[in-house]
Context: one part of a larger RNA
Molecule: small-subunit ribosomal RNA, central domain
Organism: uncultured bacterium
């Protein structure tokens, strides 16, 4: 290679577009490329295989056969895939009308609440902190408690295995713009689908550049403690950061440790958001899309999964192939740097 596989053993790109290929709905026609079947030809000799033969036997060696699973042409066959044409309309897919929901996104405005600082009152002698201290701050009036002012960063309740969002992720309030879902009715296209190497975008926190900004909190440092020692856990303090504007990075347990898409297979209870029906007028029933709990059959090494499958099937793409040595060297590419990404091999067990 083939083979099995990928939730936890090695293994699902973080996500999503969308290129090329792969892969594709129901009817009729046609053609005969795959695909099947029959006939020529070709498939050197030796090797293989099967019968027999020769050297005493065997290895070898000779003789016939077989077979060389494949190309090539021809003649039909027409079920299925492919080409071509023609319809087709529900069951793909989209578009339209009517409602529905939401922290989906960008920007601009704006509110109290606490935390700090300042400025004024009262007020006096301690506050802080801790297992206990101390490092701190305080008679130049602190801590506490009124009032007013600044600033700047975060939105308690509500809130919820709720919502939305490809995914990272989104939470005070209000305009203004704008993207997606669902739900109902069918009016219209008439396969217009599915994946998706390469592309391309988009991606948490940290980190980078330039330019604000800086209130609390903090790597880094610093000091008190603890302790044999403490480059730590505890405490006082603090500077990069966190916040904004713009570019850059491109990685995460980016986790459901589960790639997408479509069919199919027992139910039961909560919940979110429609629609329809009953009527006892706020519950039942029913159905659709979500989100969870429990569990049949099936599946699994076993945990457990189980209509939101890791179950029975198709189709597509990524990746796995012993540990280490290594996600490292070398070389490429991207990047200002950190540094990312493809990505070995000597030797070892």
């Nucleotide at each position: 290679c083939u083979g099995g596989g990928c939730g936890u053993a090695a293994a699902g790109c973080g996500c999503a577009c969308g290129u090329a290929g792969g892969u594709g709905g129901g009817u009729c026609g046609u053609u005969a490329a795959g695909c099947c079947g029959g006939g020529g030809g070709u498939g050197a000799a030796a090797u293989c295989c099967c019968a027999g033969a020769g050297c005493u036997c065997a290895a070898c060696u000779c003789u016939g056969g077989a077979a060389c699973u494949g190309c090539c042409u021809u003649c039909g066959a027409u079920a299925c895939u492919g080409g071509c044409g023609a319809c087709c309309u529900u069951c793909g897919a989209g578009u339209u009308c009517g409602g529905g929901a939401g922290a989906g996104g960008u920007g601009a405005g704006u509110g109290g609440a606490a935390c700090u600082g300042c400025g004024a009152g009262u007020g006096u002698a301690g506050a802080g902190g801790u297992g206990a201290a101390a490092u701190u701050c305080g008679u130049a009036g602190a801590u506490a408690u009124u009032c007013g002012c600044a600033a700047g960063a975060a939105c308690a309740c509500c809130a919820g295995u709720g919502g939305c969002g490809a995914a990272g992720g989104c939470g005070g309030c209000u305009c203004a713009c704008u993207g997606g879902c669902c739900c109902g009715a069918u009016a219209c296209u008439g396969a217009c689908a599915c994946u998706g190497a390469g592309g391309u975008g988009c991606g948490a926190a940290a980190g980078c550049g330039u330019g604000g900004g800086g209130a609390g909190c903090a790597a880094a440092c610093a000091g008190g403690a603890u302790u044999a020692g403490a480059u730590a856990c505890c405490c006082u303090g603090g500077u990069a950061g966190u916040c904004c504007a713009c570019g850059c990075c491109g990685u995460a347990a980016a986790c459901g440790a589960u790639g997408g898409a479509a069919g199919c297979u027992a139910g039961c209870c909560g919940u979110u958001g429609g629609u329809a029906a009953g009527c006892a007028c706020g519950c039942u029933u029913a159905u659709c899309a979500g989100u969870g709990g429990c569990g049949c059959a099936g599946c699994u090494a076993a945990c457990g999964c189980a209509u939101u499958a890791a179950g029975c099937u198709u189709c597509c793409c990524g990746c796995c192939u012993g540990g280490g040595g290594a996600g490292u060297a070398c070389g490429g590419u991207c990047g200002c740097a950190a540094g990312a990404u493809u990505a070995a091999a000597a030797c070892u067990c």